Molecule: c-di-GMP-I riboswitch aptamer
Organism: Clostridia bacterium
Order: sequence, then C1' cells, then structure tokens
RNA sequence: CUACGCUCAAGGCAAACCUGUCGAAAGGUAGGGACGCAGAGCCACGGGUUUUCGAGCCCCUUUUUCGGGGUAUGAUCGCCAGGCUGCUGCA
Repeated sequence: CUACGCUCAAGGCAAACCUGUCGAAAGGUAGGGACGCAGAGCCACGGGUUUUCGAGCCCCUUUUUCGGGGUAUGAUCGCCAGGCUGCUGCA
C1' cells in the first nucleotide's frame, strides 16, 4: 500500500414506535427512542419495490356525471448492484 472483516481499540449511525412539521401520497425532516448495521457514509446511472393530488395518454363501467385500472412525475442507498470515499490493524 492492497485485499480482508477473524480480533482488539476508538468511535459512528439509528429500525419500529411517539410528537412536531413539509408533502396529494409514497416518503422526507427535527426531537425522543434503539431493531440492528464493518460502510446502516455520499451518489437515484442500472435493476427491483413503492406512490400517483393535479395534468397528458390508453382501457373498463356509465344516458351523463361519478368511479376503477395502466403508464409517466415523485420516493426508496437500512432492497440488490455499481462508482467515490473513511476508521482500525490481531490472524
């Protein structure tokens, strides 16, 4: 220095839930709180999952209105994968 995450040490993050707040929603965010995490640090390019108020398009129903479904916007990095980058040093 690289790989690795078996060990030590120093630490770090924070699921569910509750409260406030933003949003139509998914979800985000602040505080509390810890299920867990060797990257549970950052990035939404690939895949997966998810939301769909409003607007556009397609389909179904309906005399009309209404309603339902699909797609696109959005979200998720604590789903997978990829890129960048950090601490430690027993085997």